[in-house]
Parts: sequence; C1' cells; structure tokens
RNA sequence: UGAGCAGGGGAUACGGCUACUCCCAAAUAGGGAGAGGAAAGUCCGGGCUCCAGAGGGCAGAGUGCUUCCUAACGGGAAGUUUCGGCGACGAAAGGAAAGUGCCACAGAAAACAUACCGCCUUGCAAUAUUGCAAGGUAAGGGUGAAAAGGCGAGGUAAGAGCUCACCGCUCCAAUGGUGACAUUGGAGGCAUGGCAAACCCCACUCGGAGCAAGACCAAAUAGGCAUUGUAGCGCAUAUGCGCUGGCUUCUGCCCGAAGCCCUCUUUAUAAGAGGCAAUGCGGGUAGGUUGCAUGAGAUAGCUUGCAAAAGCUAUCCUUAGAUAAAUGGCCGUACUCGACAGAACCCGGCUUAUACCUCUGCUCAAAAU
Repeated sequence: UGAGCAGGGGAUACGGCUACUCCCAAAUAGGGAGAGGAAAGUCCGGGCUCCAGAGGGCAGAGUGCUUCCUAACGGGAAGUUUCGGCGACGAAAGGAAAGUGCCACAGAAAACAUACCGCCUUGCAAUAUUGCAAGGUAAGGGUGAAAAGGCGAGGUAAGAGCUCACCGCUCCAAUGGUGACAUUGGAGGCAUGGCAAACCCCACUCGGAGCAAGACCAAAUAGGCAUUGUAGCGCAUAUGCGCUGGCUUCUGCCCGAAGCCCUCUUUAUAAGAGGCAAUGCGGGUAGGUUGCAUGAGAUAGCUUGCAAAAGCUAUCCUUAGAUAAAUGGCCGUACUCGACAGAACCCGGCUUAUACCUCUGCUCAAAAU
C1' cells in the first nucleotide's frame, strides 16, 4: 500500500420564528420533556391480568454435542469433534445394530443388493485372430452422488483380508479432563452404503386465554325466556356427619378433584311454586376513569470469573404516554447532500431492510527501511 476476517459507534448538525401532545406551575405569562437500531415481522421467551383447588395420565407441540450464564428461551459465553478456507475465521452436531420406508435416470446390480465388459481352468470347433459350453472370480474397466474399507507386499490357475505391515472401524484397559472428548497400549479380519429438515425411537421441557387481559363509575333495557339438577340410606336431641347416587364445571380428552342436593303447598309411590347452581337463547349499553410507565431499569466505580455474567457501593428517573391516534411548517448557515423507516402494557432475544461516515483488533500478499 492492497485484499480480507471479526467486533463496536453515529443515523444530518447548529440557530431563529411559529404549530401540536404531556407534565409542572399558574391565570392566560412561563419552564421542562417529546418516536428506533431496528420502533418492522408477530417468530420465540417471559413480567403482568383473568380462568382453573391440588395432582396424575394420554394426545399434541418444542428442543437435541458438553459445561456454564439467564426470569426464561429455539438466546448468550467458553469448549469438543467433523467439514470448508493458505490464514484470520466460518458452518454443522441425539439414534440407521428396535421397526417401516425412499435413493429418479444410468447401470449387471442400490443393501440379506451383482456379473455387462473382462481374467483364469477344462472340453469341442477352427488357417491365425477367434467362437460355443461348463466351472471359478469380484482385484481391473464401465454406469452413477454413492457399488461388499484404503494403500503396499506376498500368495493364487486367475483373484479375493486369503495372509502380513500401516491406516480406518469395533471392543477393552490406563492416563488427563466436571464433561463432550484426547493420548497411549492391547485384542479382533471386522456390520454390507446414504437419507430421520422421511415416519419413527430415546432424553428433557410445556395448563389456557390475553391490555380489545382486567378493575371501577355512570346510563339503559325485557331482573325476559328455555333446559338440567335439587335423590336415597345410616348415625345423631338439633345444628350436623358418613356412604351411595344425580347434575354441572376446569379455553384438547380421560381419571381424579371441587360446587349444589334448600323452603312451601296439595289430590302425598306423585305434582306444583319459590329459591339456589350451571348452560343456552334473546334484549339493552358501547360513555367515562383506570390499567399507563419505578423497571428481571439506566449510568459510573470496585471485586470475582478466560468470558457470557454475578455481587457490592454511589447517582438518576422534570427519561413519550396518544386513543382515529402528538414533534409539522418556514427561514438561514455547514457538508458526509441524509438510506431503511414512526412507540400504543412492558421487557429479554431472533429474523428481515438499510445510503453514508467512523473506530478497534487480527490474517494474507508485495515493496521499502
């Protein structure tokens, strides 16, 4: 100097006038604050609110190497193994020996899977080449993404882990590590591929609905209608207790659990009425207040830890709170000429979009000193 890898920051700036929302304060003056790194997507996880007594099982869903962090996560940090890259670095990760299934086309054959070409032996025919039949073979060639572990030597009629050494694979042991694993040594000719982001198996986790949740006030209507249940026995002076039974209920189902089983009248084996519980239909209102911003909060310092992070101390919170939805307009100056783009209960992540500027560390190449 060039080409790369990884990690951060900013997101037009300043000034004046006027407009909008909120807070303080007031009496119509004034002061302060006012949309992001993703506010987007609604993909995950929660806080919070309501329902469900607790609990168990099934279905369903999610995750998937190890350890740690976190409120939790499908997130983060560190590490292990494999693959890609000269490298800085990047990507991936349970099980194929429980079972089922798929691998187009090509190819002889695609997994309890083969003999197309070829090689060898024997026999017959033949002028040589060669042809046919039987037997052996899977080392060589071909097809393919992938074809019965790889390379070398020996051996064989020709070949083959047939034998041997090395590597690969499986199992055992020792050492190191919390662990995933690593190193070393030994034994064994050794299962005959891939796909689970195919069904499936294994391990762990998961109640549901959601701020249009929920709470309060005011007003209005038809305080309407319908269905189901309101049972029996025993003990007890009564209240009540126990058992059986019936109905209903938990925002997937089942078990279990919980709630109710009261009063009056009559023609008294029953019926009716009222009350209670649950469910459904119908009608009215749809206005206001609140939830609504003090938080798993922010900043700084110290300690522990490789780090993610945790603990302690101090400071700050006048740091948006709209509800048809608030920051717009005009003027001036500067240059990098402004991309993607607007909160709606709140927070931690992931993913996607993105003009331009800037900072830090590291790798490779060339040249010079």
This is a predicted structure of a 369-nucleotide RNA (Bacterial RNase P class A) from a Pseudomonadota bacterium. The organism belongs to Pseudomonadota, within Bacteria. Its Rfam family is "Bacterial RNase P class A". The family's RNA type in Rfam is ribozyme. The coordinates come from a structure-prediction model, not an experiment, and the mean pLDDT is 76.